A computed fold for a 475-nucleotide part of an RNA from Jakoba bahamiensis, annotated as small-subunit ribosomal RNA, 3' major domain. The full RNA is in RNAcentral, with records from ENA and SILVA. It matches the Rfam family "Bacterial small subunit ribosomal RNA". Rfam links the family to the GO terms structural constituent of ribosome and ribosome.

[in-house]
Context: one part of a larger RNA
RNA sequence: UGACGGGGGCCCGUACAAGCGGUGGAGCAUGUGGUUUAAUUCGAAACAACGCGCAGAACCUUACCAGCUCUUGACAUUCUAUAUGGACUGUGAAAGCAGUUCUUUUCAAAAUAGAAUACAGGUGUUGCAUGGCUGUCGUCAGCUCGUGUCGUGAGAUGUUGGGUUAAGUCCUAUAACGAGCGCAACCCUUAUUCUUAGUUGCUAAUUAACAGAUAAUGUUAAAGAACUCUAAGAAAACUGCCUGUGAUAAGCAGGAGGAAGGUGGGGAUGACGUCAAGUCCUCAUGACCCUUAUGGGCUGGGCUACACAUGUGCUACAAUGGCAUUUACAGUGAGACGCAAGAACGAAAGUUGGAGCAAAUCUUGAAAGAAUGCCUCAGUUCGGAUUGUUCUCUGCAACUCGAGAACAUGAAGUCGGAAUCGCUAGUAAUCGAGGAUCAGCACGCCUCGGUGAAUACGUUCCCGGGCCUUGUACA
Numbered sequence: 001u002g003a004c005g006g007g008g009g010c011c012c013g014u015a016c017a018a019g020c021g022g023u024g025g026a027g028c029a030u031g032u033g034g035u036u037u038a039a040u041u042c043g044a045a046a047c048a049a050c051g052c053g054c055a056g057a058a059c060c061u062u063a064c065c066a067g068c069u070c071u072u073g074a075c076a077u078u079c080u081a082u083a084u085g086g087a088c089u090g091u092g093a094a095a096g097c098a099g100u101u102c103u104u105u106u107c108a109a110a111a112u113a114g115a116a117u118a119c120a121g122g123u124g125u126u127g128c129a130u131g132g133c134u135g136u137c138g139u140c141a142g143c144u145c146g147u148g149u150c151g152u153g154a155g156a157u158g159u160u161g162g163g164u165u166a167a168g169u170c171c172u173a174u175a176a177c178g179a180g181c182g183c184a185a186c187c188c189u190u191a192u193u194c195u196u197a198g199u200u201g202c203u204a205a206u207u208a209a210c211a212g213a214u215a216a217u218g219u220u221a222a223a224g225a226a227c228u229c230u231a232a233g234a235a236a237a238c239u240g241c242c243u244g245u246g247a248u249a250a251g252c253a254g255g256a257g258g259a260a261g262g263u264g265g266g267g268a269u270g271a272c273g274u275c276a277a278g279u280c281c282u283c284a285u286g287a288c289c290c291u292u293a294u295g296g297g298c299u300g301g302g303c304u305a306c307a308c309a310u311g312u313g314c315u316a317c318a319a320u321g322g323c324a325u326u327u328a329c330a331g332u333g334a335g336a337c338g339c340a341a342g343a344a345c346g347a348a349a350g351u352u353g354g355a356g357c358a359a360a361u362c363u364u365g366a367a368a369g370a371a372u373g374c375c376u377c378a379g380u381u382c383g384g385a386u387u388g389u390u391c392u393c394u395g396c397a398a399c400u401c402g403a404g405a406a407c408a409u410g411a412a413g414u415c416g417g418a419a420u421c422g423c424u425a426g427u428a429a430u431c432g433a434g435g436a437u438c439a440g441c442a443c444g445c446c447u448c449g450g451u452g453a454a455u456a457c458g459u460u461c462c463c464g465g466g467c468c469u470u471g472u473a474c475a
Base pairs, nucleotide, nucleotide: 001475002474003472004471005470007469008468009467010466011465012464013463015459016458019423020422021421022420023419026315027314028313029312030311031310032309033308034306035305042053043052064301065300066299067298068297069296070295073119077116078115079114080113081112082111085102086101087100088099089098090097091096121290122289124288125287126286130284131283132279133278134277135275137273142181143180144179145178146177147176148157149156150155160173161172162171163170187267188266189265190264192235193234194233195232196231197230198229202224203223206222207221208220209219210218211217238261241255242254243253244252245251317416321375322374323373324372325371326370327369333364334363335362338357339356343352344351345350382413387408388407389406390405391404392403393402429451430450431449432448433447434446435445
């Protein structure tokens, strides 16, 4: 100087407390361990591995296994030679192997064949040889430097003290004076207003046509630029104003005005460093290793196994509910290999057909909610696992191993031990919708809106962190 302490002081954080809802019990989905297997490819391992790499394993993917098969090779470079090429046959699971036949003017290109003592190739090893990227402490408030001063020196000072802040934020004191990386601000978005612009968006007032009963009302058109909205510019918030408090400071408390008040809400942004943290299977790369194989191709299988253990989720156990009928109200997005309306068929999944739309124009049904009725506390009109049958769709192909529909079947489960997780406001909880991946497949992931709470006395304790100080047989 650090590190550590079941030392001390101060402070902060959904850390506890106050609340709300979960997990842990059940069934299923999914990941992992274990076991099994010809193979169940590989990686990830407390927090910070385990719905993680995988934004989608039937073939492909695919790296694994079995069998078949190729050896200058699927791909690149150099050299040499040559009409390539088309059609067909046999064999085969295919890849391939063997063969028949037709055509063919040159150059270039391309293709094919051959050669290389060179090389290609490797998801083979080493993340403890590396780059790059990432996680984590932590969006925590810290980490340093120049000059000066102090100390023999390691070092100290500055960065400490008194206040204050979300903040090493600011004020003040001060052998320090300044500066850098961080903090904050600048960026995006959201909340208010104004200006400009009105098409594909809007429709208050006005007019017309049509439907309707000459009504109410609706539709369409003219017309309009008010409103909504869209998208460009601008304004607006700064403790600016007032009162109190404080040291006449920084600030703090309350108030006014205001759409918004003291960082308005959210996002992006991650200092010096720590963990020889993760990744050689994204990519790049040193070294080592394989080279008729640890490389290449193909078919089939496997990654989907199943006594069990466990993480993360979904659905429930019901009446604040279930079922039936009727009836409202969104937003983000996506669409040509596409989204698909009206219509018809089917009990449904879906099918036929194809108006419109490269889209503010066309397409893509919100649900919870509301109204009415039934159920009346039961393993039930709760719950939907499992199983049988018949179908639909995608796709060469749904046996291993896809999703969906209908009928039948109707398991566990009556709120979950010890323990443990999330959340402080448009949040939790709850409800549906969209998108990426994608032929097909979503309870996962990333977004979007609808409905919409409770509680926070406080900092004694648990956990993590910051500053000062103290002890130490530790470095």